[in-house]
Molecule: transfer RNA
Organism: bacterium
């Protein structure tokens, strides 16, 4: 240089034919204990890598860049 796959919550990761953005952990409160720990209930916590088109409606489609990975040369 060319091909292809990844990019969503701190962290692993899901999200069906375009139609409410979730799950497990983790933090944080509550209960429970003499206390921890565990185990329940609950709450926070997301520009879905940027940007731009399509569309009533985008994580989902198409383009453009970045950034990681496999391959070919």
């Nucleotide at each position: 240089g060319g091909a292809c796959g990844g990019c969503u919550a701190g962290c692993u990761c899901a999200a069906u034919c375009g139609g409410c953005a979730g799950a497990g952990u983790g933090u944080c409160g509550c209960a429970u204990u003499c206390a921890c720990a565990u185990u329940g209930c609950g709450a926070a916590g997301g520009u879905u890598a940027u940007u731009g088109g399509u569309u009533c409606a985008a994580g989902u489609c198409c383009a453009a860049u970045g950034c990681c990975g496999u391959c070919c040369a």